Model confidence (mean pLDDT): 88 of 100. A computed fold for a 522-nucleotide part of an RNA from a metagenome, annotated as small-subunit ribosomal RNA, 5' domain.
Context: one part of a larger RNA
């Protein structure tokens, strides 16, 4: 000089656009944040209200209406994504390039066939019943695209034998014997959306390798499942990844082991560059979810808002025994020099889930709060004395603020106040036309922001400027007071009686909605 996720200090008109717990991965009240399909299935209330009947006049009973609604239960898909965080980790964590003849992969697209015929259950429900609660327990009844047999096999797979081919533990193909499927919903009866087996392909991922990015040697030797093999187990796979045996290896001054720090990357800052330092917001990746462990479901988790088990802590208890888990988004203690709003909306964009209408969505769009920052902008313009008044100064003549101000003439940004007033909205649906039956055109409707933006009109210079510094580095100088005293300071240095360096005035100089000062970085 440039920069900042910034604090402090004095000052602050407006608007755009970004940003905003860098400390205690400390605890956390409360409310959201993930659910959705009745076109898979079975069940099915209430309150209100009509009607009729009975009434001890208080009401009870039944039917209809509410309603095949509410509501839970089964079952498919989704909760692995999206949202937070940065503790862990020097690692194939990350980055770049490679490699699988050692791999998987819902939903989606593509081709190929196919959906035939039966069976037993069980929630919900009813009864009992056990607990203070939380949550159970026996019987007993049911349905499914839930679950289980058989058929059927383009085809997959397994074993056995043969060809062809190769990048040699792979691809193709034949022959045998063996196993392996499947659900139905809805329809205007055209059809549409679902299952099943097989192959591709897209997208996603696991797994290896070469290189590449911190410090210390006041860490010099580490290692026993440790290096290798071999048999078996495991996985979707390759492997000491786990087992048995069997050998004695492996790494190491080209830093091994060990401490000690730290998520990495595109990037961001500086820099003529090279290099230095960062890794806040955004993107990618990776790890983690109160602490450690486990696996369970599943196409996929060893799973933030699922399970289990063990701790530490909070609650709640009928004292037997349960309940949680904000590093989602607001919020709230506390930590700290510091960091917001218990907010609106699904209109848009994206997801989830449905056939759609829809629903759910603290993501996400918005709107609040903060000069944190970065850009625009305004506080007015002209014309105005050899120069008013007052300041300050003076060698008393004058210099100076100062055309500054008053005054006259204008202008009309911002903020005010009145009217009008968007785009962001195409979707979905319905109507209608067309139609190659996939669809395509018109119309109606759908906005949280927001009566915002923006435009006109009206009134008025009226509401709107500070903060640092003036010895030299370094652009501004004189007065007063102080007298090695208060006191300044980034180096150098000032102050002991004329201080341009202190503290106040004047007038100056730089920057301005900001200026200084601290921190760090180059």
């Nucleotide at each position: 000089g440039a920069a900042c996720g910034a604090a402090c200090g004095c000052u602050g008109g407006c608007g755009g656009c970004g940003u905003g717990c860098u400390u205690a991965a400390c605890a956390c009240a409360u409310g959201c944040a993930a659910g959705u399909c009745g076109a898979g299935c079975g069940c099915g209330a209430a309150a209100g209200u009509u009607c009729u009947c009975c009434u001890u006049c208080g009401g009870g009973a039944g039917a209809g209406c509410g309603a095949g609604u509410a509501g839970a239960g089964c079952g498919g898909c989704a909760g692995a994504c999206g949202g937070g965080u940065g503790a862990g980790u020097a690692a194939c964590a990350c980055g770049u390039g490679g490699g699988c003849a050692a791999c998987c992969u819902a939903u989606c697209c593509g081709a190929a066939g196919g959906c035939g015929g039966g069976g037993a259950a069980u929630a919900a429900c009813c009864a009992c019943u056990c607990g203070a609660a939380a949550g159970g327990g026996u019987g007993g009844c049911u349905a499914a695209u839930a679950c289980c047999g058989c058929a059927u096999a383009c085809g997959g797979c397994u074993a056995u034998g043969g060809a062809u081919u190769u990048u040699c533990g792979g691809a193709u193909c034949c022959a045998u014997a063996g196993u392996c499927a499947a659900a139905g919903g809805c329809u205007u009866c055209g059809g549409c959306c679902a299952c099943c087996u097989u192959c591709g392909g897209a997208g996603g991922g696991g797994c290896c390798c070469g290189c590449g990015g911190u410090c210390g040697a006041u860490u010099a030797g580490c290692u026993a499942g440790u290096u290798g093999g071999u048999g078996g187990g495991g996985u979707a796979a390759u492997g000491g990844c786990c087992u048995a045996c069997c050998a004695a290896g492996g790494c190491g001054a080209c830093g091994a082991u060990c401490g000690a720090u730290a998520g990495c990357u595109g990037g961001u800052c500086u820099g003529a560059g090279a290099g230095g330092a960062u890794g806040a917001u955004c993107a990618g990746c990776c790890a983690c979810a109160c602490u450690g462990g486990u696996a369970c479901u599943u196409a996929g988790a060893c799973a933030c808002g699922g399970a289990c088990c063990a701790g530490a802590c909070u609650c709640c208890u009928a004292c037997g025994g349960g309940a949680g888990g904000c590093a989602g988004c607001a919020g709230u203690g506390g930590g700290g020099a510091a960091u917001a709003u218990u907010g609106c909306g699904c209109a848009a964009u994206g997801g989830a889930c449905g056939a759609a209408a829809g629903u759910c969505u603290g993501a996400c769009g918005c709107a609040g709060c903060a000069a944190c920052g970065c850009c625009g902008c305004g506080u007015g313009g002209g014309u105005g004395a050899a120069g008013a008044a007052g300041g300050c100064u003076u060698u008393g003549g004058g210099g100076u603020c100062g055309u500054a101000a008053a005054a006259c003439c204008c202008u009309g940004u911002c903020a005010g106040a009145u009217g009008g007033g968007a785009a962001g909205a195409a979707c979905c649906a319905u109507g209608c036309c067309c139609u190659u039956c996939g669809g395509g055109g018109c119309a109606u409707c759908u906005g949280a922001c927001g009566g915002u933006a923006c435009c006109a009109u009206c009134a008025a210079a009226g509401g709107a400027a500070g903060c640092a510094c003036c010895g030299g580095c370094u652009a501004a100088c004189u007065c007063c007071g102080u007298g090695c005293c208060a006191g300044c300071a980034g180096c150098c240095g000032c102050g002991g009686u004329a201080a341009u360096a202190c503290g106040g005035a004047g007038g100056g100089u730089g920057c301005a909605a900001g200026c200084g000062u601290u921190g760090u970085u180059c």

The full RNA is in RNAcentral, with records from SILVA.